[in-house]
Context: one part of a larger RNA
RNA sequence: GAUGAACGCUGGCGGCGUGCCUAACACAUGCAAGUCGAGCGGAGAUAUACACCGGGUGAAGUUUCGACGGAACCCACCGUAUAUUCUCAGCGGCGGAUGGGUGAGUAACGCGUGGAUAACCUGCCCCUCACUGGGGAAUAACAACCGGAAACGGGUGCUAAUGCCGCAUAGGCGCGGCAGAGCACAUGCUUUGCAGCGUAAAGAUUUAUCGGUGAGGGAUGGGUCCGCGUCGGAUUAACUUGUUGGCGGGGUAACGGCCCACCAAGGUGAUGAUCCGUAGCCGGCCUGAGAGGGCGACCGGCCACAUUGGGACUGAGACACGGCCCAAACUCCUACGGGAGGCAGCAGUGGGGGAUAUUGCACAAUGGGCGUGAGCCUGAACCAGCCAAGUAGCGUGGAGGAAGGAUGCCCUACGGGUUGUAAACUCCUUUAGUGCGGGAAUAACGUGCGCCACGUGUGGUGCAGUGCAGGUACCGCAAGAAUAAGGGCCGGCUAAUUCCCGUGCCAGCAGCCCGCGGUAAUACGGAAGGCCCGAGCGUUAUCC
Numbered sequence: 001g002a003u004g005a006a007c008g009c010u011g012g013c014g015g016c017g018u019g020c021c022u023a024a025c026a027c028a029u030g031c032a033a034g035u036c037g038a039g040c041g042g043a044g045a046u047a048u049a050c051a052c053c054g055g056g057u058g059a060a061g062u063u064u065c066g067a068c069g070g071a072a073c074c075c076a077c078c079g080u081a082u083a084u085u086c087u088c089a090g091c092g093g094c095g096g097a098u099g100g101g102u103g104a105g106u107a108a109c110g111c112g113u114g115g116a117u118a119a120c121c122u123g124c125c126c127c128u129c130a131c132u133g134g135g136g137a138a139u140a141a142c143a144a145c146c147g148g149a150a151a152c153g154g155g156u157g158c159u160a161a162u163g164c165c166g167c168a169u170a171g172g173c174g175c176g177g178c179a180g181a182g183c184a185c186a187u188g189c190u191u192u193g194c195a196g197c198g199u200a201a202a203g204a205u206u207u208a209u210c211g212g213u214g215a216g217g218g219a220u221g222g223g224u225c226c227g228c229g230u231c232g233g234a235u236u237a238a239c240u241u242g243u244u245g246g247c248g249g250g251g252u253a254a255c256g257g258c259c260c261a262c263c264a265a266g267g268u269g270a271u272g273a274u275c276c277g278u279a280g281c282c283g284g285c286c287u288g289a290g291a292g293g294g295c296g297a298c299c300g301g302c303c304a305c306a307u308u309g310g311g312a313c314u315g316a317g318a319c320a321c322g323g324c325c326c327a328a329a330c331u332c333c334u335a336c337g338g339g340a341g342g343c344a345g346c347a348g349u350g351g352g353g354g355a356u357a358u359u360g361c362a363c364a365a366u367g368g369g370c371g372u373g374a375g376c377c378u379g380a381a382c383c384a385g386c387c388a389a390g391u392a393g394c395g396u397g398g399a400g401g402a403a404g405g406a407u408g409c410c411c412u413a414c415g416g417g418u419u420g421u422a423a424a425c426u427c428c429u430u431u432a433g434u435g436c437g438g439g440a441a442u443a444a445c446g447u448g449c450g451c452c453a454c455g456u457g458u459g460g461u462g463c464a465g466u467g468c469a470g471g472u473a474c475c476g477c478a479a480g481a482a483u484a485a486g487g488g489c490c491g492g493c494u495a496a497u498u499c500c501c502g503u504g505c506c507a508g509c510a511g512c513c514c515g516c517g518g519u520a521a522u523a524c525g526g527a528a529g530g531c532c533c534g535a536g537c538g539u540u541a542u543c544c
Base pairs, nucleotide, nucleotide: 001543002542003541005540006539007538008537009536012394013393015391016390019386020352025350026349027348029347030346031345034094035093036092039091040090042088043087044086045085046083047082048081049080050079054075055074056073057072061068062067101305102304103303110230111229112228113227114226115225116224117223120222121221125218126217127216128215129214130213131212132211133167135165136164142157143156145154146153147152172199173198174197175196177194178193179192180191181190182189183188203210204209231277232276233275238268239267240266243265244264245263246262248260249259250258280302281301282300283299284295285294286293287292307328308327309326310325311324330341331340332339333338358384360383366380367378368377369376370375397428398427399426400425408419410417411416432483434478435477436476437475438474442469447464448463449462450461451460452459453458454457486533487532488531489530490529491514492513493511497528498527500526501525502524508516509515
């Protein structure tokens, strides 16, 4: 000098950033990934219309004034139809592989850097070309039934689709064959022609569009391989049998002993193999004149993991944190037959610890998923709350005020000295705080309505509408010095001391060395004074 710090004493304000370094210990509760009705069949709600029935009010007319009569209107239920709007579980699509967390494992092509892929893949997005014909069989939902405490399950019957399966079409693509051409870095790559075999599709709607299929290209994202670099221990010296290579196969998007059969006997190592320990790596951060040393919190990139271990399924992508299966430990429910769960997401709890925060607000902005869209979801993100834990800033008043200087404390040689312009006193100011009043930017849109232009769906324009933070920041006014200073040190190192008091090798001090204390202690404890920093100051720990 530095810190993700902690502890002690003290503590006025707001800004910005930071905040479990320990038990990858266990977790109550809530939330953190949904969305689409413009893919589909249902179930329901609402509105309107009609019909039927019930109830209420009750006109004309008749009247023996009791009433009869029943138009028209209103209400409720049920049914049908339509409508648009809405809701719901299910089938289906896209997204749940991103975002967010953690650092356990890993000394490794994990990471960094530079290359290779003629050994590879890539949903959504962009460009180009071509196509989108005609059929079929099911199944959830639903209905009724059965089993179970529950979780959930069983068979029967019906039904739809952008779900599933044939057929057609195929100039494209794939496969192998034949005949050529051009290249290359070894296996090879590109390409032309011929015939053969195989291979597609889905519709919705407001008719504007949005989709679907095949092929090629791009963009983006990834997979794999290689050179070099990457901690300590030799009191670890030998290690290895799928081991090293070949041939043939399997598998993969793809190369490969990745896996398998057979064959050969190889491969690594003092240029440190193997083993043991430690550790996520980097951009960077701290220190230092530099070289170097130390570290890898926050932010960004990569990797790995998701209670522990193993496995695959789906998918463009996973061997998948809030998916599935198995095993294990733990916790919970149970009718004892059987089930449920996984905070290293955001808060929060217990525990551990010297130690680390709110079970907050709103999706307004930015970004993401779905949707034609309106919109819905979003503990990402944006904000707010807590903590002097960090950093930079502001304030706790300013000016005047005795040339011998109030009182008090302290010292004294009793004359005085010092605290000290310090206070009092006079004049002034009002930051922050308090009170009153005004009051934002962050918002651009998307969308709706109107108008204009054209290529009719885009663009332009006007109006309307959208703010969590927040009545906050900020501004104005008012009163009033009012509400705001401490901590460490003073023998040398090292800035700052006394004929003071107490103690008397006691009690104690001490970062280092020298040391201090045994009766006048500048070193212990106190006082007064001084020095250094200052909303902080010291101590401890660690690094340079």
A computed fold for a 544-nucleotide part of an RNA from an uncultured bacterium, annotated as small-subunit ribosomal RNA, 5' domain. The prediction has a mean pLDDT of 80.